SAM riboswitch aptamer (S box leader) from a soil metagenome, 97 nucleotides, folded computationally. It matches the Rfam family "SAM riboswitch aptamer (S box leader)". Gene Ontology term of the family: regulation of gene expression. The sequence is in RNAcentral, with records from MGnify.
RNA sequence: CUCAUCCAGAGAGGUGGAGGGAAACGGCCCUUAGAAGCCCGGCAACCAGCGCGAACGCGCCAGGUGCCAAUUCCGGCGGAUACGUCCGCAAGAUGAG
Numbered sequence: 001c002u003c004a005u006c007c008a009g010a011g012a013g014g015u016g017g018a019g020g021g022a023a024a025c026g027g028c029c030c031u032u033a034g035a036a037g038c039c040c041g042g043c044a045a046c047c048a049g050c051g052c053g054a055a056c057g058c059g060c061c062a063g064g065u066g067c068c069a070a071u072u073c074c075g076g077c078g079g080a081u082a083c084g085u086c087c088g089c090a091a092g093a094u095g096a097g
Stems, first nucleotide, its partner, number of pairs: 001097006011040001013039003019030003025075003041068003046064002049060004072091001076089005
């Protein structure tokens, strides 16, 4: 840089001790009834592997990632609106190339 996905899912464990929600800012939250991190556990199934298939694809598995409060916690820009919200874009995250 390109493509795909992002309103689903995941512990009343051990350790650890004060922070955390990606970064800045502003909100709003979580947290000593214990945060982050680490271990174990779990979720999902993008890639790999296996099977079926002409193909689109479907199924199995769980090796490589990823993830396990709140929509990507909310926030920006444009459009529509039955003023509840909806659509597109941007930004970000993850995977594959």